Predicted 3D model of a 74-nucleotide RNA (transfer RNA) from a Candidatus Gastranaerophilales bacterium. The source organism's lineage runs through Bacteria, Bacillati, Candidatus Melainabacteria and Candidatus Gastranaerophilales. The sequence was found in a public genome assembly. Rfam family: tRNA. It is annotated as a transfer RNA.

RNA sequence: GGGCUAUUAGCUCAGGUGGUUAGAGCGUACGCCUGAUAAGCGUAAGGUCCCUGGUUCGAGUCCAGGAUGGCCCA
Repeated sequence: GGGCUAUUAGCUCAGGUGGUUAGAGCGUACGCCUGAUAAGCGUAAGGUCCCUGGUUCGAGUCCAGGAUGGCCCA
């Protein structure tokens, strides 16, 4: 220098062919249960979907550029 790939909640990750409200597990807070704790059950909070533009009636999803990490080639 070239190619490929990943980036979504605090962590690990889902998210058909664009479609109205973005989800799970763990964790956290609160409640139930218990003599008490753990386990179990329930509820809730928690998001710049990496960034900037573009296409579209509509973008986490498509296109362009950029950032960071990883892999391969030279």